[in-house]
RNA sequence: CUUAUCAAGAGUGGCGGAGGGAACGGCCCGAUGAUGCCCGGCAACCGGCGCGACGCGUGCGGUGCCAAUUCCGACGGUACAUCACAGUACCGGCAGAUAAG
Numbered sequence: 001c002u003u004a005u006c007a008a009g010a011g012u013g014g015c016g017g018a019g020g021g022a023a024c025g026g027c028c029c030g031a032u033g034a035u036g037c038c039c040g041g042c043a044a045c046c047g048g049c050g051c052g053a054c055g056c057g058u059g060c061g062g063u064g065c066c067a068a069u070u071c072c073g074a075c076g077g078u079a080c081a082u083c084a085c086a087g088u089a090c091c092g093g094c095a096g097a098u099a100a101g
Base pairs, nucleotide, nucleotide: 001101002100003099004098005097006096011039013038014037015036019029020028021027024073025072026071040066041065042064045062046061047060048058049057050056051055070095075092076091077090078089079088080087
């Protein structure tokens, strides 16, 4: 850089002690112990294996993931609503994450 996916799923465990949820604004999580590490688990993108084979299964190998929709918004469009501002819903985009190339 390209393509695909991002509304499901995953712990009454151990260690350890202060920040964490990408960035900005919110809003949250956290000494009733978060983030992290280990164990455990979930899923099935790639490889392997099997089969009644454009697929399905398995979960052996490589990754990934396990608060909140990618936690929400941020830019544009449509509809509703308003004198206007603010607002609500949906769609798309931007940014990001993961896999494969």

Model confidence (mean pLDDT): 83 of 100. This is a predicted structure of a 101-nucleotide RNA (SAM riboswitch aptamer (S box leader)) from a bovine gut metagenome. Its Rfam family is "SAM riboswitch aptamer (S box leader)". Rfam links the family to the GO term regulation of gene expression.